Predicted 3D model of a 77-nucleotide RNA (transfer RNA) from Succinivibrio dextrinosolvens.
Its Rfam family is "tRNA". It is annotated as a transfer RNA.

[in-house]
């Protein structure tokens, strides 16, 4: 320098192909249960969907650029 993949809640991930209310598990908080804890049951909070721009009535999703990480290749030695 080129190519590929990944980036979504505190953590791990789905959703993207086929644009239309942002989800799941764990964790956290509240309540129930218990002498108490764990486990279990019910509920709640938590997101500028990596950043910027474009297309569109409407973008996590399509297009462009950039950033970070990983891998492969090239180059140098």
């Nucleotide at each position: 320098c080129g190519g590929u993949a990944a980036u979504u809640a505190g953590c791990g991930c789905a959703g993207c192909c086929u644009g239309g209310u942002a989800g799941c598990g764990c964790a956290u908080c509240u309540g129930g249960u218990u002498u108490g804890g764990g486990a279990c049951c019910a509920g709640a909070g938590g997101g500028u969907c990596g950043c910027a721009g474009g297309u569109u009535c409407g973008a996590a999703c399509c297009c462009u650029g950039c950033a970070u990480u990983a891998c492969c290749g090239a180059c140098c030695a």

RNAcentral holds the sequence, with entries from ENA and MGnify. Lineage of the source: Bacteria > Pseudomonadati > Aeromonadales > Succinivibrionaceae > Succinivibrio. The coordinates come from a structure-prediction model, not an experiment, and the mean pLDDT is 81.